[in-house]
Molecule: SAM riboswitch aptamer (S box leader)
Organism: Thermoactinomyces daqus
RNA sequence: CUCUUAUCCAGAGUGGCGGAGGGACUGGCCCGAUGAAGCCCGGCAACCUCGGCGGCGUUUGCUGCCGGAAGGUGCCAAUUCCUGCAGAAACGAGUGUUUCUGAGAGAUAAGAG
Numbered sequence: 001c002u003c004u005u006a007u008c009c010a011g012a013g014u015g016g017c018g019g020a021g022g023g024a025c026u027g028g029c030c031c032g033a034u035g036a037a038g039c040c041c042g043g044c045a046a047c048c049u050c051g052g053c054g055g056c057g058u059u060u061g062c063u064g065c066c067g068g069a070a071g072g073u074g075c076c077a078a079u080u081c082c083u084g085c086a087g088a089a090a091c092g093a094g095u096g097u098u099u100c101u102g103a104g105a106g107a108u109a110a111g112a113g
Base pairs, nucleotide, nucleotide: 001113002112003111004110005109006108007107008106013041015040016039017038021031022030023029025084027082028081042076043075044074046073047072048071050067051066052065053064054063055062056061080105085102086101087100088099089098090097091096
């Protein structure tokens, strides 16, 4: 980097350093010197993992709930902040607005190449 599967309306700091940017991209709309990014500490608990109690199958196994955070990743404004393509419904008719569904894109994990 590519592919597969799963998840994305929950959760998380009145800390230190740092100094202007940040929210992937488009268009919006926001956050930011009452201090952005980044680093450290702290925290959360999604996946792997760990502990406990069950269900199904019984050959390896599959799966539900509760808890932990020692370890591997991850995450800690706003639903993945909304949106970008297609369809449906309602309203409106200056061709748009709102809602819903699906797809796409993106993010993260686990596995494969």